[in-house]
Context: one part of a larger RNA
RNA sequence: CUGGGCGUAAAGGGUUUUGUAGGCGGUAAGUUAAGUGGUGGGUUAAAGGCUAAGGCUCAACCUUAGACAUGCCCAUCAAACUAACUAACUAGAGAUAGUUUGGGGAUGCUGGAAUUCUCGGUGUAGUAGUGAAAUGCGUUGAUAUCGAGAAGAACACCAAAGGCGAAGGCAGGCAUCUAAGACUUAUCUGACGCUGAGAAACGAAAGCUGGGGGAGCGAAAGGGAUUAGAGACCCCUGUAGUCCCAGCCGUAAACGAUGAACACUAGCUGGUCGGAAUUUAUUUCUGGCUGGCGCAAGCUAACGCGUUAAGUGUUCCGCCUGGGGAGUACGACCGCAAGGUUAAAACUC
Numbered sequence: 001c002u003g004g005g006c007g008u009a010a011a012g013g014g015u016u017u018u019g020u021a022g023g024c025g026g027u028a029a030g031u032u033a034a035g036u037g038g039u040g041g042g043u044u045a046a047a048g049g050c051u052a053a054g055g056c057u058c059a060a061c062c063u064u065a066g067a068c069a070u071g072c073c074c075a076u077c078a079a080a081c082u083a084a085c086u087a088a089c090u091a092g093a094g095a096u097a098g099u100u101u102g103g104g105g106a107u108g109c110u111g112g113a114a115u116u117c118u119c120g121g122u123g124u125a126g127u128a129g130u131g132a133a134a135u136g137c138g139u140u141g142a143u144a145u146c147g148a149g150a151a152g153a154a155c156a157c158c159a160a161a162g163g164c165g166a167a168g169g170c171a172g173g174c175a176u177c178u179a180a181g182a183c184u185u186a187u188c189u190g191a192c193g194c195u196g197a198g199a200a201a202c203g204a205a206a207g208c209u210g211g212g213g214g215a216g217c218g219a220a221a222g223g224g225a226u227u228a229g230a231g232a233c234c235c236c237u238g239u240a241g242u243c244c245c246a247g248c249c250g251u252a253a254a255c256g257a258u259g260a261a262c263a264c265u266a267g268c269u270g271g272u273c274g275g276a277a278u279u280u281a282u283u284u285c286u287g288g289c290u291g292g293c294g295c296a297a298g299c300u301a302a303c304g305c306g307u308u309a310a311g312u313g314u315u316c317c318g319c320c321u322g323g324g325g326a327g328u329a330c331g332a333c334c335g336c337a338a339g340g341u342u343a344a345a346a347c348u349c
Stems, first nucleotide, its partner, number of pairs: 003321004007303002012317001014202002018199001022195003026089002029086004034082002036078008050066006092192001093189004097184005104178007111155001115151008126137002163170002207248006216242002221237004259316006267293011278281001298305002322349003331342004
């Protein structure tokens, strides 16, 4: 390079809103003739190879003739397909209007329960904890209980196989700002589309820098147990952190372990958001999203998947190529650092 692959065997990029280059691209008409096809010509040295005949007694070897093949160039013809151009179309895509939905995002305000702490009242000897204990707390009055106050963090029930978001993710309530989806009918633009190397943006938790905050929980650390030991599991404390603001980091079993888009291929049964008709509260039809089942067919090594495909096809991107060495070394780029991204080889089985 070709081939075969990527749910679980190696392999889908964390994600797509934006999207460059590139690749691919709807319907019908005309023009051109770059690709494409036909014909003719030129060239594609000789030797070699192939075919035929011949010469050395044969063969190897040699001689002669012929043909094939491939590329390039020129001329000419064709115009289906691709392409370019011209002028169109509306089924893709988009826009406007209307209806509607949701924990989508941002900012501000605010609520109750619980927890801890402080103060005060009542009250007295325990409490807490465990498999059992002990460390701990408590006569300077704990635990319990009542009242008042403070603080921070998280939002029971509703709640669901439920909703929204590109993914990460998103949940007390209210307000403001803002983004998005779906549906319905009509109008408009007229292929404006799909994918997308690089690039940009976002990206849980932990971690980092500066400044706040700190109730509960809680790496580290200390103590008590357990144990042969116990650097652990259990218990009592408890710092960073967890929270907020600003800025970094850029990774996860970032998972549906399943890239995006489009078309087609039996059904049954739920949820949810719209619409239409109708007997007006029931039924039927219809569009979007989201589940379950399925020997329909088909696919798969099997498990299983099965209109939300892992089926049948097309386009584009990413990735894999035995295990270890190794997602490491070196180099480069990024980062304050931690480290991240890219990414080998020797050797070995």

The part of an RNA shown here (small-subunit ribosomal RNA, central domain) has 349 nucleotides and comes from a Patescibacteria group bacterium. It was read from a public genome assembly. The coordinates come from a structure-prediction model, not an experiment, and the mean pLDDT is 82. Its Rfam family is "Bacterial small subunit ribosomal RNA". Its family is annotated with ribosome and structural constituent of ribosome in the Gene Ontology.